[in-house]
Large-subunit ribosomal RNA, domain I from Anaerotignum neopropionicum, 545 nucleotides, folded computationally.
Context: one part of a larger RNA
RNA sequence: AGCACAAGGAGAAUGCCUUGGCACUAGGAGCCGAUGAAAGACGUGAUAAGCUGCGAUAAGCUUCGGGGAGGCGCAAAUAGCCAUCGAUCCGGAGAUUUCUGAAUGGGGAAACCUACUUGAGCAAACCUCAAGUAUCCAUACGUGAAUACAUAGCGUAUGGAAGGGAACGCUGUGAACUGAAACAUCUAAGUAGCAGCAGGAGGAGAAAGAAAACUCGAUUUCCUAAGUAGCGGCGAGCGAAAGGGAAACAGGCCAAACCGAAGGACCUAGUUCUUCGGGGUUGCGGACUGUAUAAGGCAUUGGCAAGAGAUAGUCGAACUGUUUUGGGAAAGCAGACCAAAGAUGGUGAAAGUCCAGUAGACGAAAUUUUGAGCCAGCUGACAGUAUCCAGAGUACCACGGGACACGAGAAACCCUGUGGGAAGCCGGGGGGACCACCCCCCAAGCCUAAAUACUCCCUAGUGACCGAUAGUGAAGCAGUACUGUGAAGGAAAGGUGAAAAGAACCCCGGGAGGGGAGUGAAAGAGAACCUGAAACCUUGUGCUU
Repeated sequence: AGCACAAGGAGAAUGCCUUGGCACUAGGAGCCGAUGAAAGACGUGAUAAGCUGCGAUAAGCUUCGGGGAGGCGCAAAUAGCCAUCGAUCCGGAGAUUUCUGAAUGGGGAAACCUACUUGAGCAAACCUCAAGUAUCCAUACGUGAAUACAUAGCGUAUGGAAGGGAACGCUGUGAACUGAAACAUCUAAGUAGCAGCAGGAGGAGAAAGAAAACUCGAUUUCCUAAGUAGCGGCGAGCGAAAGGGAAACAGGCCAAACCGAAGGACCUAGUUCUUCGGGGUUGCGGACUGUAUAAGGCAUUGGCAAGAGAUAGUCGAACUGUUUUGGGAAAGCAGACCAAAGAUGGUGAAAGUCCAGUAGACGAAAUUUUGAGCCAGCUGACAGUAUCCAGAGUACCACGGGACACGAGAAACCCUGUGGGAAGCCGGGGGGACCACCCCCCAAGCCUAAAUACUCCCUAGUGACCGAUAGUGAAGCAGUACUGUGAAGGAAAGGUGAAAAGAACCCCGGGAGGGGAGUGAAAGAGAACCUGAAACCUUGUGCUU
């Protein structure tokens, strides 16, 4: 030095565990904000660095309920307090709520600097305290230039807006990688991104529809039709609709004709314009003329409200023995009991009957959700057809684009940049060029619940989901430490024991550490703490060289 065996060190795998995650289900909630949000800074405790809570009333104040013996957070200990005259704790409502931040008196390098007006304190002009003072929009009023009337402007009052938020929605704008085995039309894709705006949903929506039969009757979503009909360098690919079956159902309001009121303009005969009120709303219309005035309806407007929930809680059955094992019984043995409760978790191993619970039953001073129903309110008919009304730079056409599953195609329908430009009920649009016949419908105004999408968040629960290199990046004070000028990037790190009983005392040592003693079932569980593999490092013995 090598090999083998044994005993150790170091190391952290593995096993077991779970405080944390992941995915989903059901229900709720679906916004917060100038009454100052979200997010922060700085404070705040007897002692107090951090986290949590809170805000100069500062781990808290008031009140109304619950609850019933201990309590003063994580977090031990000391001191000092509080509590059956009901504390701590839980829930409802309120008070306080520094400074920054839309940040809003002005400024500003966020958490700082510095004003004015009015009021109060004061002897006081200083000082302190309180309230107000940003911008834009709407409405009303006042004032008021150049410039005579006026207008612009300015001011005051009242109301509103702003900013934040995970996904979902609508609108505007809008890529490229990629695929086509290259690439240009095409695709990716109207996707990602960016911007604006909204709501608990949003958008769409009561036929100028779909169709072609004995037609249907707003919209939305799902299943199907169907990878069909089609589109397509007919390549890659893209890809319907009607119809059928379900979910859910709901329809309304203006403009106009006409009537009335007020105001204005005009050769003051009357006509016309503006505003307001009534009227009226569809494809067998309405005005107008006549006759009627109530059955019914109401998501919409207001009020009342039985009841049912939410936010604390309460009651809640039934087991003992054992000189079996063990540190410990819930295990074994023996004999019982409850069950609308044998879910689950805990307790010194494995408990229906020990504890918390579970099935079931009950409960609210206060705030709040929903709400059958009731009241008010609104709405609500028929006949006639002479006259009047029924959405115009609109429909439509040409050119250029876009969107339709549809790439200009035979290319309708829909949107519109430029130019032209109707009819008006004896009217107009559509039925995939266009024409005829036939059929369907009534554009150029508006609103509309439900069925649908999503989950930052709350409650309850589930898992052939993970179990600390996994599962969130984060099971521990993590978006932390750390890196970067910055945008941004971004960790590692769990386990003593049933209980600290966390090792008094003695010895060696400066200490660290160790040896005794003691605790404990175990210390080969000693805090570098469950188990404790391997690499690696020693020691001892044997063999070989």

The sequence was found in a public genome assembly.